[in-house]
RNA sequence: UUUUUAUACAGAGGCGUGGAGAGACAGGCUCUAUGAUACGCCGGCAACCAUCCGCAACCGCGGGCAAGGUGCCAAGUCCUGACCAUAUAAAAA
Repeated sequence: UUUUUAUACAGAGGCGUGGAGAGACAGGCUCUAUGAUACGCCGGCAACCAUCCGCAACCGCGGGCAAGGUGCCAAGUCCUGACCAUAUAAAAA
């Protein structure tokens, strides 16, 4: 990067660096020098993988946990559109 499957109305912010646009795309709307977006540290949320228990489904369902691998912490994926458009996880190539 591509493919497959699943999820996307809940939840969770402080500090530092830096200095102009940012929120994927189009239109809207919004955020932003009272310093956004981004990056780093710390903290947190969640529970996809992991892990534990039960059922007894046949690789699934329900519940617990959160050390580890990811993810996420303005606005319902910000809204509408395209609904495989985008993002994330897991698996495969």